[in-house]
């Protein structure tokens, strides 16, 4: 330096079905209320259209008709064990400019799995995620004790560019 495996409610993806979203959002149509300014998906510039009492837009009531995305049980296939999660900066897409958002790029943290609390994502009391905090779990390195001895148990730290075979 190759190559190959471990860890366990292990990790991602992808597809179909299902329940939630939700009798919600939105159309129509009726009858009201309100009001001069509204609309081009947010924010500013800057056009442009459309309305000003024959009411644009906003809003309430009823009737009728009625969603969808993520995200989530569990199953199936795929690829995996820095699998994958979050983050810095940076580039592309898109604009007139800027915020969002969508690929990549990878500064930096995390062993892994959970309950708890916080923050933020979400329609949620579902998940999902930072962070602290406790349990439990491999590993490897010290020290104790038991073993002929390989190894057992317990205590303490470390951290995946790591740990164990083999070349």
């Nucleotide at each position: 330096g190759a190559u190959a495996g471990a860890g366990g409610a292990g990790c991602g993806g992808u597809a179909a079905c299902g329940a939630u979203a939700a009798g919600u959002a939105g159309c129509a149509u009726a009858c009201g209320g309100u009001u001069a300014g509204g609309u081009c998906g947010c924010c500013c510039g800057g056009g442009a259209c459309c309305g000003u009492c024959u009411g644009a837009g906003c809003u309430g009531u009823a009737u009728g008709c009625a969603a969808a995305a993520g995200g989530c049980a569990a199953u199936a296939c795929c690829g995996c064990c820095g699998a994958a999660g979050a983050u810095a900066u940076g580039u592309a897409c898109g604009u007139g400019g800027g915020a969002u958002g969508u690929a990549c790029u990878g500064u930096u943290c995390u062993g892994a799995g959970u309950g708890u609390g916080u923050g933020c994502c979400g329609a949620a009391c579902a998940g999902g995620u930072u962070c602290a905090u406790g349990c439990u779990u491999g590993u490897c390195a010290u020290c104790a004790u038991a073993u002929a001895g390989a190894u057992a148990u317990g205590a303490u730290g470390g951290a995946g560019u790591g740990c164990u075979a083999u070349c």
Lysine riboswitch aptamer from a bovine gut metagenome, 167 nucleotides, folded computationally. Rfam family: Lysine riboswitch aptamer. Its family is annotated with lysine biosynthetic process in the Gene Ontology. The sequence is in RNAcentral, with records from MGnify. Of the family's consensus pairs, 96% are formed in the model.